[in-house]
Context: one part of a larger RNA
RNA sequence: UGACGGGGGCCCGCACAAGCAGCGGAGCGUGUGGUUUAAUUCGAUGAUACGCGAAGAACCUUACCUGGGCUUGACAUGUUGGUAGUAGUGAAGCGAAAGCGGAUCGACCCUUCGGGGAGCCAUCACAGGUGCUGCAUGGCUGUCGUCAGCUCGUGUCGUGAGAUGUUGGGUUAAGUCCCGCAACGAGCGCAACCCUUGUCGUUAGUUACAUGUGUCUAGCGAGACUGCCGGUACCAAACCGGAGGAAGGUGGGGAUGACGUCAAGUCAGCAUGGUCUUUAUGUCCAGGGCUACACACACGCUACAAUGGCCGGUACAAUAGGUUGCCACACCGCGAGGUGGAGCUAAUCCCCAAAGCCGGUCUCAGUUCGGAUUGUAGUCUGCAACUCGACUGCAUGAAGGCGGAGUUGCUAGUAACCGCGCGUCAGCAAUAGUGCGGUGAAUGCGUUCCCGGGCCUUGUACA
Numbered sequence: 001u002g003a004c005g006g007g008g009g010c011c012c013g014c015a016c017a018a019g020c021a022g023c024g025g026a027g028c029g030u031g032u033g034g035u036u037u038a039a040u041u042c043g044a045u046g047a048u049a050c051g052c053g054a055a056g057a058a059c060c061u062u063a064c065c066u067g068g069g070c071u072u073g074a075c076a077u078g079u080u081g082g083u084a085g086u087a088g089u090g091a092a093g094c095g096a097a098a099g100c101g102g103a104u105c106g107a108c109c110c111u112u113c114g115g116g117g118a119g120c121c122a123u124c125a126c127a128g129g130u131g132c133u134g135c136a137u138g139g140c141u142g143u144c145g146u147c148a149g150c151u152c153g154u155g156u157c158g159u160g161a162g163a164u165g166u167u168g169g170g171u172u173a174a175g176u177c178c179c180g181c182a183a184c185g186a187g188c189g190c191a192a193c194c195c196u197u198g199u200c201g202u203u204a205g206u207u208a209c210a211u212g213u214g215u216c217u218a219g220c221g222a223g224a225c226u227g228c229c230g231g232u233a234c235c236a237a238a239c240c241g242g243a244g245g246a247a248g249g250u251g252g253g254g255a256u257g258a259c260g261u262c263a264a265g266u267c268a269g270c271a272u273g274g275u276c277u278u279u280a281u282g283u284c285c286a287g288g289g290c291u292a293c294a295c296a297c298a299c300g301c302u303a304c305a306a307u308g309g310c311c312g313g314u315a316c317a318a319u320a321g322g323u324u325g326c327c328a329c330a331c332c333g334c335g336a337g338g339u340g341g342a343g344c345u346a347a348u349c350c351c352c353a354a355a356g357c358c359g360g361u362c363u364c365a366g367u368u369c370g371g372a373u374u375g376u377a378g379u380c381u382g383c384a385a386c387u388c389g390a391c392u393g394c395a396u397g398a399a400g401g402c403g404g405a406g407u408u409g410c411u412a413g414u415a416a417c418c419g420c421g422c423g424u425c426a427g428c429a430a431u432a433g434u435g436c437g438g439u440g441a442a443u444g445c446g447u448u449c450c451c452g453g454g455c456c457u458u459g460u461a462c463a
Base pairs, nucleotide, nucleotide: 001463002462003460004459005458007457008456009455010454011453012452013451015447016446019410020409021408022407023406026302027301028300029299030298031297032296033295034293035292042053043052064288065287066286067285068284069283070282073126077125078124080122081121082120083119088105093100094099108117109116110115128277129276131275132274133273137271138270139266140265141264142262144260149188150187151186152185153184154183155164156163157162168179169178170177194254195253196252197251199222200221201220202219203218204217205216209212225248228242229241230240231239232238304403308362309361310360311359312358313357314356321350322349325344326343329340330339331338332337369400374395375394376393377392378391379390380389416439417438418437419436420435421434422433
C1' cells in the first nucleotide's frame, strides 16, 4: 500500500421487511448428470453451466458408430512430362448408394500451322483435418456492475515503499455539486449529446378516414431549466412544500459497461503460433446414432376447479410478415384439410385476437374438473414420417383435491392474467426465444438481521 475480520461508523440495492404470484409434490416438455450403447459427436459446470452454443438433429445438418468406396484427393495454386475422337455426354452391366465400368454422340479460343490455351492423365510441391493445446494467442463474450469509482502532470511531504490531490463538513442517483484544505489542474468513467414514448405548433400528404378534415403517417420545431413562489440550510451546494403545466426535479424506457478481477468462457463461428496426422485423424456414400432409461437435478407448460368447466350470442388491439408467398370469397368434409378462385411486389389486398360482456347448463363429485396414456381411422409437408414429424375425428380416460425442509420473481401501466406476431423453417418436437398489445392490482413501518456493494477508520503472525 492492499486484502481480510462472527472490529467500528456512514450509505445504497426487490438485499431484508410489507405484499402479490410462483417453484419444491403430480403429469408432460426441454436441458444436464448418471447409466446404457457399436455410437448415444463436441463444448458450457457455484454465483457467472443446465429451453446454454442450437434463430428449429427424419435424410441433409453431423462433427459420432457400422459397413462400402477414393487417394494430388470434395476444395486452391504452381512445376514437369504426356494426351486428339480431346473436353463434354455418359448406354449395358455390378451395386444400398457412393463408386467401378465404359458402348454411343460429340465441341471451343489463339496461331507465324511448329504449336500454345482450356480440359484430361501421370508426377512433384502441396491440399485437407469440427485432431490437441483457450495454461502460447487475436477477436468476441460473461461477471463484479450502470457499482462510482480508476488514474495522471506539476508541486509539496517522506531516507524509502509511498502519501497528498481522491481525506474533512454538507449534499447527490453519481469522485454530483458546494464549502474548507499543500495543493493546483487534467484524463478515463458519472451526467449530457443519440434512439423511443408522453403534450403542443407547423409543413406535406398518398393507398388512411367522416371527402376536407387532421384520427393517422412522416419530417421540422417548441416544451422542463430547480426557471418562479414560500420555508430550511454556512443563506453555499442543495432539500421540503406550492403554483403553473401534457409532463417536475434523471418524466418513463432503451442504447451506452471506466482501470481492472476470475491463467473465467470460446482453437467447434472466425483468425492464428506450436504440435500431431497424410491409402488417413482427409474425403464420398448407405444405414444407424445425437430421440436410449432403474434413477437424480435445473428451467418451463398444463392442472388440481364454481372468481370455474361446457354451449350459444356479441365487442374491442398492437407489433410484425407476405410472389417458390399471404390467401378473401364460394363449394366439399364433423374436423385436420381439400377443390375452385378474386386481390396484393402491399398505409391499397391478405393474415388478424383471447381474456371480457349477455344468456343457458353443470352443483362440489376424482366430477360435464384434469388431460397423460393407449387403440383406431385420417389430413398435411417431404425422395422418404419404422427407428424419429405435426395436426384432426372417434374411443380410452392415468396422476393430481394447492404441495416438507427450502427457494424465485416483482415497487406501476409494474406483478399477475389474456391472447397475437416474428425469426429459424419443406414440415416440426416452440410449452423455448424475442417482440406486441388487452385487462390490471397489493404492499413498502423501516434498515435490527440475511446477501451483495461503496466510502472512512481500526487490528493483523496474511501478500
Predicted 3D model of a 463-nucleotide part of an RNA (small-subunit ribosomal RNA, 3' major domain) from an uncultured organism. Rfam family: Bacterial small subunit ribosomal RNA. Its family is annotated with ribosome and structural constituent of ribosome in the Gene Ontology. The coordinates come from a structure-prediction model, not an experiment, and the mean pLDDT is 82.